[in-house]
Molecule: transfer RNA
Organism: Candidatus Gottesmanbacteria bacterium RIFCSPHIGHO2_01_FULL_47_48
RNA sequence: GGUCGCUUGGCUCAGUGGUAGAGCGCUUCGUUCACAUCGAAGAGGUCGAAGGUUCAAUCCCUUCAGCGACCACCA
Numbered sequence: 001g002g003u004c005g006c007u008u009g010g011c012u013c014a015g016u017g018g019u020a021g022a023g024c025g026c027u028u029c030g031u032u033c034a035c036a037u038c039g040a041a042g043a044g045g046u047c048g049a050a051g052g053u054u055c056a057a058u059c060c061c062u063u064c065a066g067c068g069a070c071c072a073c074c075a
Stems, first nucleotide, its partner, number of pairs: 001071007010024004018055001026042005048064005
């Protein structure tokens, strides 16, 4: 330098056009003498950034950024 993949709550990941979910974690309550377990409820993400297409974009297109894999080059 080229090709491909990934970027979504604190973490790991779903969601492939119709205004975002799960597990773990966190908070509160119940249960317990207490802790754990278990049960219930709740908080928490404008989906990496910018632009475009569309009535409507996490999803499609373009550019950029970060991470990763492979290939090439190396005077």